[in-house]
RNA sequence: GGCGUGAGUAGAAGCGGUCAGCCAGGGUCCUCCUGGUGGGAAAUUGCUCACGAU
Numbered sequence: 001g002g003c004g005u006g007a008g009u010a011g012a013a014g015c016g017g018u019c020a021g022c023c024a025g026g027g028u029c030c031u032c033c034u035g036g037u038g039g040g041a042a043a044u045u046g047c048u049c050a051c052g053a054u
Base pairs, nucleotide, nucleotide: 003052004051005050006049007048008047009046010045013044018041019040021037022036023035024034025033026032
């Protein structure tokens, strides 16, 4: 230096998603459908640290 695992972090997250929430419209209306939005969440990604093997 590269690999694997774990932890911390989100200022900036390459593409593409999932879920919650929110907005609008509709419906057979106590919940459903459509569109939009959506790191809030789990991932993903980046960065840092620790451990392990080679």
Overview:
Predicted 3D model of a 54-nucleotide RNA (Xanthine riboswitch aptamer (NMT1 RNA)) from an Alphaproteobacteria bacterium. The coordinates come from a structure-prediction model, not an experiment, and the mean pLDDT is 75. Its Rfam family is "Xanthine riboswitch aptamer (NMT1 RNA)". Rfam links the family to the GO term purine nucleobase binding. The organism belongs to Alphaproteobacteria, within Bacteria.